[in-house]
């Protein structure tokens, strides 16, 4: 100083809060407050799992499939989003080695 698929996408983990539901308290017919409620529903990872597709490049096959390979990854403050937070988004960013 440089290079790499540092590839989408889905469903799940860790992890997160309070719009809904529940649930507790208080009031009274259905409201108010409480995540200094365990939850469902929500949000959720680049350094967590898993799964299809696509791409390279190497094989078999033999004309479009089929198999393998596709490594690593220490990290803040601070800001945004959303009802809100957050291992979300700025971000494999800064900086460190």
């Nucleotide at each position: 100083g440089u290079a790499a698929u540092u590839g989408u996408u889905u469903u799940c983990u860790a992890g997160g809060g309070u719009u809904c539901c529940g649930c507790a308290a208080c009031a009274a017919a259905u409201g108010u407050u409480g995540g200094a409620c365990u939850g469902g529903u929500c949000c959720g990872a680049g350094a967590g799992a898993a799964a299809a597709c696509a791409c390279a490049c190497a094989g078999u096959a033999a004309c479009u499939a089929c198999u393998g390979u596709g490594a690593c990854a220490c990290g803040g403050a601070a800001g945004g989003a959303u009802a809100a937070a957050a291992g979300c988004c700025u971000g494999g960013g800064a900086g460190a080695u």